Transfer RNA from a Deltaproteobacteria bacterium, 74 nucleotides, folded computationally.
Rfam family: tRNA. By type it is a transfer RNA. Its family is annotated with triplet codon-amino acid adaptor activity in the Gene Ontology.
RNA sequence: GGGCGUGUAGCUCAGCCGGUCAGAGCGCCUGGCUUACAACCAGGAGGUCGGAGGUUCGAGCCCUCCCGCGCCCA
Numbered sequence: 001g002g003g004c005g006u007g008u009a010g011c012u013c014a015g016c017c018g019g020u021c022a023g024a025g026c027g028c029c030u031g032g033c034u035u036a037c038a039a040c041c042a043g044g045a046g047g048u049c050g051g052a053g054g055u056u057c058g059a060g061c062c063c064u065c066c067c068g069c070g071c072c073c074a
């Protein structure tokens, strides 16, 4: 330098063929239970989906460029 994949909550990830309000588990916070802790039960906070443009009535999803990471080729 070229090719392919990947980037969504603090972490691990889902999100199908563009439309339902962006979700799950773990973690965190509050309350309950307990002598207390854990477990368990109930509730809650936390994201502009790597960045910038474009297409579209509508984009996490499609297109272009850029950035990070991984693999392959040279």
Base pairs, nucleotide, nucleotide: 001073002072003071004070005069006068007067010026011025012024013023019057028044029043030042031041032040050066051065052064053063054062
NCBI's taxonomy places the organism under Bacteria, Pseudomonadati, Myxococcota, Myxococcia.